[in-house]
Molecule: c-di-GMP-I-UAU riboswitch aptamer
Organism: Candidatus Segetimicrobium genomatis
RNA sequence: AACGACAAAGGCAAACCUGAGGUAACUCAGGGACGCAAAGCCACGGGACCUCUGGUGAGGUCAGCCGGGUUGCCGAAG
Repeated sequence: AACGACAAAGGCAAACCUGAGGUAACUCAGGGACGCAAAGCCACGGGACCUCUGGUGAGGUCAGCCGGGUUGCCGAAG
């Protein structure tokens, strides 16, 4: 230095509830924990979803669907 735990510390927070915003998908705040080692960040590719449109089209939402990019925590015994 690398690997490495059912360790320690710290972090995030699904469903659901309350309040607020948005036509909507959904988001924000508080409560709440199913989970998470990138469940930090980025809509780049695929995907799902919403709205508009006569529409082949346009604009959005989701990073906790998959892939990719980028930054990044601890380290026992061995």